[in-house]
RNAcentral holds the sequence, with entries from SILVA. Predicted 3D model of a 1503-nucleotide RNA (small-subunit ribosomal RNA) from a metagenome. The prediction has a mean pLDDT of 84.

RNA sequence: AGAGUUUGAUCCUGGCUCAGAACGAACGCUGGCGGCGCGUUUUAAGCAUGCAAGUCGAGCGGGUAAAUUUAAUGCUUGCACUAAAUUGAAAGCGGCGAACGGGUGAGUAACGCGUAGAUGAUCUACCUUUUAGUUGGGGAUAGCUCAUGGAAACAUGGGGUAAUACCGAAUACACUCUUUUUGCUUUGGCAGAUGGAGGAAAGGCCCGUUUGGGUCGCUGAAAGAUGAGUCUGCGUCUGAUUAGCUUGUUGGUAGGGUAAUGGCCUACCAAGGCGACGAUCAGUAGCCGGCCUGAGAGGGUGACCGGCCACACUGGGACUGAGACACGGCCCAGACUCCUACGGGAGGCAGCAGCUAAGAAUCUUCCGCAAUGGGCGAAAGCCUGACGGAGCGACGCCGCGUGGACGAAGAAUGCCGAGAGGUUGUAAAGUCCUUUUCUUACUGAAGAAUAAUGAUUAUAGGAAAUGAUAGUCAGAUGACGUUAGGUGAGGAAUAAGCUCCGGCCAAUUACGUGCCAGCAGCCGCGGUAACACGUAAGGAGCGAGCGUUGUUCGGAAUUAUUGGGCGUAAAGGGCUUGUAGGCGGUUUAAUAAGUCUGAUGUAAAAGCCCGCAGCUUAACUGCGGAUCUGCUUUGGAAACUGUUAAACUUGAAUCAGCGAGGGGAUACUGGAAUUCCUAGUGUAGGGGUGAAAUCUGUUGAGAUUAGGAAGAACACCGGAGGCGAAGGCGAGUAUCUGGCGCAUGAUUGACGCUGAUGAGCGAAAGCGUAGGGAGCGAACAGGAUUAGAUACCCUGGUAGUCUACGCUGUAAACGAUGUGCACUUGGUGGUGGGGAGUUUUUCUCGCUGCCGUAGCUAACGUGUUAAGUGCACCGCCUGGGGAGUAUGCCGGCAACGGUGAAACUCAAAGGAAUUGACGGGGGCCCGCACAAGCGGUGGAGCAUGUGGUUUAAUUCGACGAUACGCGAGAAACCUUACCAGGGCUUGACAUAUUUAGGACCGCUGUAGAGAUACAGUUUUCACUUUUGUGACCUUUAUACAGGUGCUGCAUGGUUGUCGUCAGCUCGUGCCGUGAGGUGUUGGGUUAAGUCCCGCGACGAGCGCAACCCCUAUCGUAUGUUACCAUCAUUUAGUUGGGGACUCAUGCGAGACUGCCGGUGACAAACCGGAGGAAGGUGGGGAUGACGUCAAAUCAGCAUGGCCCUUAUGUCCUGGGCUACACACGUGCUACAAUGGCCGGUACAAUGUGCUGCGAGACUGCGAAGUCAAGCGAAACACAAAAAGCCGGUCUCAGUUCGGAUUGGAGUCUGAAACUCGACUCCAUGAAGGUGGAAUCGCUAGUAAUCGCGUAACAGCUUGACGCGGUGAAUACGUUCCCGGGCCUUGUACACACCGCCCGUCACACCACCCGAGUUGGGGGUACCCGAAGUCGCUAGUCUAACCUUUUUAGGAGGACGGUGCCGAAGGUAUGCCUGGUAAGGGGGGUGAAGUCGAAACAAGGUA
Repeated sequence: AGAGUUUGAUCCUGGCUCAGAACGAACGCUGGCGGCGCGUUUUAAGCAUGCAAGUCGAGCGGGUAAAUUUAAUGCUUGCACUAAAUUGAAAGCGGCGAACGGGUGAGUAACGCGUAGAUGAUCUACCUUUUAGUUGGGGAUAGCUCAUGGAAACAUGGGGUAAUACCGAAUACACUCUUUUUGCUUUGGCAGAUGGAGGAAAGGCCCGUUUGGGUCGCUGAAAGAUGAGUCUGCGUCUGAUUAGCUUGUUGGUAGGGUAAUGGCCUACCAAGGCGACGAUCAGUAGCCGGCCUGAGAGGGUGACCGGCCACACUGGGACUGAGACACGGCCCAGACUCCUACGGGAGGCAGCAGCUAAGAAUCUUCCGCAAUGGGCGAAAGCCUGACGGAGCGACGCCGCGUGGACGAAGAAUGCCGAGAGGUUGUAAAGUCCUUUUCUUACUGAAGAAUAAUGAUUAUAGGAAAUGAUAGUCAGAUGACGUUAGGUGAGGAAUAAGCUCCGGCCAAUUACGUGCCAGCAGCCGCGGUAACACGUAAGGAGCGAGCGUUGUUCGGAAUUAUUGGGCGUAAAGGGCUUGUAGGCGGUUUAAUAAGUCUGAUGUAAAAGCCCGCAGCUUAACUGCGGAUCUGCUUUGGAAACUGUUAAACUUGAAUCAGCGAGGGGAUACUGGAAUUCCUAGUGUAGGGGUGAAAUCUGUUGAGAUUAGGAAGAACACCGGAGGCGAAGGCGAGUAUCUGGCGCAUGAUUGACGCUGAUGAGCGAAAGCGUAGGGAGCGAACAGGAUUAGAUACCCUGGUAGUCUACGCUGUAAACGAUGUGCACUUGGUGGUGGGGAGUUUUUCUCGCUGCCGUAGCUAACGUGUUAAGUGCACCGCCUGGGGAGUAUGCCGGCAACGGUGAAACUCAAAGGAAUUGACGGGGGCCCGCACAAGCGGUGGAGCAUGUGGUUUAAUUCGACGAUACGCGAGAAACCUUACCAGGGCUUGACAUAUUUAGGACCGCUGUAGAGAUACAGUUUUCACUUUUGUGACCUUUAUACAGGUGCUGCAUGGUUGUCGUCAGCUCGUGCCGUGAGGUGUUGGGUUAAGUCCCGCGACGAGCGCAACCCCUAUCGUAUGUUACCAUCAUUUAGUUGGGGACUCAUGCGAGACUGCCGGUGACAAACCGGAGGAAGGUGGGGAUGACGUCAAAUCAGCAUGGCCCUUAUGUCCUGGGCUACACACGUGCUACAAUGGCCGGUACAAUGUGCUGCGAGACUGCGAAGUCAAGCGAAACACAAAAAGCCGGUCUCAGUUCGGAUUGGAGUCUGAAACUCGACUCCAUGAAGGUGGAAUCGCUAGUAAUCGCGUAACAGCUUGACGCGGUGAAUACGUUCCCGGGCCUUGUACACACCGCCCGUCACACCACCCGAGUUGGGGGUACCCGAAGUCGCUAGUCUAACCUUUUUAGGAGGACGGUGCCGAAGGUAUGCCUGGUAAGGGGGGUGAAGUCGAAACAAGGUA
């Protein structure tokens, strides 16, 4: 520090996800040791048991048990009893403490907390300092005792007793109150003066010879310290779908109350106070130092430790006290639990342990006061679940170990590999060594300081003693603890796992599985070759841990202060005006709020950081420093901002002149058109459409002429022209009125900009009331279209459209661009002014367009009218969907509008641009593509292939074009792969080793359907050392053979098709952020990316063309088996001869737009012509670019993997591939007279032939047969060419057409023609009279038509491949159909239109909304009841101290009682807020293959 993920690819926007760190954690697997920490985050749920706050006898009465001492008595002489003394328990009075320490975080959004202050508005026990005192009296009471009641808890009465308990009195100040008064000062402050009134106390112990002294206490006062109370500035979560709140409320006066200010409380008076700078309400929450994260700014958090606060079963209340409204106190109410004799009582673990329940989850009912700290005490000491320790838990952090060295036969096992071998791996074994740890035995620090006490030094004072203060020495005490540490002995001995290995992200192979099982943080893996699942082996990472889950920060600049955006990605308010607010021109002076700077106090400690130090190290701990960016107080500065004052004119505005304009409102007027009405002329249609129909017309339409009526809109001008803030504004005239521009001068003097809330304006549609209504025209009706057509088209037509007055308040209200100001190269138009020159021109201000520089931008684009550069202010955005929905509120008559979520769900959604593909987009061009023609197919019969069906089997493959007379260029057996049956198992075939033997072959016989079996017969070769070796054959055994079994979606090779279409690419350069582009586009031209020209491109490659073959002409060479003009010969080129011709075979020539004319750009090229056998590629063939279709083929061959192995192999016989209701493709023959039949007669070419072609002769009607010449073929044969021509016949019929079918008889091939061959003859003589929709081929020697040949082959073809004969018609042309090429355009497609994709319905699941109700919680208001208790009133009862009084009695005061206000819980009524649940209703989301349509994306077929 980044990475993955939207796309075919790219850039951007944008979300999701990952890598890091952390944790009071939990879960899974695993687990050796030690140190230091931490440990109910959940129900402030309930709790058994024990402990957690006591202490003081030196305050008091008292004196038990027990002990000691003394004395007396009794005697059993060491016991009993009595008395005294000392110590002094329980309980009690009294003092201090119990308000600390410990726990928890429920409540609290608050002066609660933090920080800085105030207290002139306060208190403070114990402690410290100073000062002054501590005199003298009195009356009670608990304990105790005697009774009484009660189950208990406890209570009551009589009697008597003490105090440092209680109460008077005396005295007293610097105390309190008050009168007068002085100085300083900050409100009740400080320091004084003065008069009056008031207020204290307690003793104990020690010493001492007495008065007394000392000490601990006690009292008044002052001060300090500490702690506490109260007040204030600032800071402190979310929600506006909470906007208004408040009556003790805000203030005043007087009083009360408090330690103290204060509506804290009461009475009266006034009517205030708070709030958009967020009151009130609701939700959530203890706050902070800190902790986690982060570069920081921030964000999250508030466990442990520390500070503050709050609470103590829930609610209320006071008492005591220095301090509480009190965790282990009291009273009352409530809930719960327990005891009970049923009358009544008791209790509060959010102290330490522990229990129960809850939960994913959190410990011992341990030891000790040895240390530190606390309470009491003079002290010893006692108490202390604070604390110190130990235990449990890998919960965290830190440290150590599980051994080290050597060790290659690179052992074995495992895994991988075809093998060689690789890997595990120096790893192990083995050898040597060490002993941290472990076991065992021994040893052994520090934590302990000092107290009492003893001794001693110094100081001050005292008569001395006891003492006081400051030291020194000695001096008991250890929970941990069998401590830490150390030493000896033993022995590698006791100790390794977890996760991951597709990318991100370090690390891969095999097997299993087969969209199953499963994985997954995201992208995504798995459908038979899974580096992604499971296992193994290997590897990577971390390591006593490792993973997972959860949470926080980070990455995320993804809430952007640092540090983002808003034309099209989410995002500018529809527009203006204007309030608060924010911001604000120039100059001077003052001030000092902001700002800058110095000082000051504070910002606790701990923590973080730096340094040093102590535990062996580290964690941990100690010390020092730095930091704590903040706030307070105070000194200074004066540039900037603010404020105040004075001025200025440039911003802004006003007045005066001129000007343009569909700016607005009202009234009046006008012509054209339309419709309607009336009348005339006139006759059969009109209207409408793609075509029609509805409609209209003989009752006279439409057309035409004239007259009249009505309403609405204003042609031409008219223009990317004008005006307005926007919406918007268009005939003319008049009136009223707003804004704007220019020019010149004057005036005011910052008066400005923006603008939350507010106010106004605001298209169309819509709503209300009243009018109006010609045309148009939602709804509606009819007619069409259609599968349907609730649409598009047509005929009608209501609301509406128009006017007036109201409402609505929204639009793609768009420049998808907020307003204002300033600055920043230019060019060229339009429009309104002005100036100069006046002549072409030029300058300037305002508005409005286009093109473009820099810059900006993801790109597109924008570009002085900014989307550039800055400033000011406002509005808005934060992934897609859910959703602009639900709900609440506000507005509206309604329709609706404004504001505006969540659950849930996805990993994308999106912008711009690129390359393709596609379009019922466009342009250009081509092709038997259409058109123009000729002939067919589709109808019939048959042949052949396919589907289907059938079958034991009908083997398999090929399926739009690009399967279907295809693989197959020959299925009777064989072929053959299929079926039935019968056999074989190293095999029908190959190689190697091995056993035994010998030739094999051949021949014969028997059985059998045959394979086969049995029997018989014949029989080895080469070398040789005579043992054997080798070859061949048979045989035994083992490796293996074999498979037309599967996968063409694992493959090679081959092939089809687009397409013989003209395309497909590369190097370098250039352009672009990039994908990519350019080149290859453009202008011409071509069959062609063919060529030329131009051009940021220049070149090149694969294709095109040419080179190759056949054919057409000529020359030349050679003439046999070919040929024959001349000569001879002949039935016959037969023979002689010839080398002329034909022909054959070689070699050459020839055609190149070469020549001429025209067109074209002086090009390429095209058109025409000449010559020529041939003319613009002469005709034909071979030749198939990059690629597409997971196209075809595992059955031609080859081949990976899988499968079978007495069978899915192999052999044999028979059958099947030839089936047959039917459907399709491809063909043949026909339907006849351009013909059939009969007779005669003429002219080819390519080929083939010895297992052959077979002349000729004979036989047969014939297929053929018999005999047989010639020919391995320019020689002989197949071989007759046929159509044609000549003549005859038939005469339009199911025929003398047509030949299917069937019967009979035969021929040939072949072991064999039954299933299942071809042919011949005789007989039979079916359908069929030119073929519906539709569809195919062909552009010249072509179509059509005619025959001939060949391959395969024993035989068999209408097929295939070739050959020649005869030999046309037509092409205007490119609108349309199909296919293709190039350019361009749109796109939501990229599996690429056979694409994508929308909505209803049906089904399943999920979350949500409404909901009659029902049931909780919270809070408010009003009223009722009213506990405890404070306060007030009262004087009923009682009453020791003090006062008066002679006793009695009275008074003061007190207690009890009564009563009033307030008052918790409770009750009643009624709003509000918020949950649970719910019949039913509603939409939403999700879900491989459901239904209906076809809305969007192309002009998406109606933009």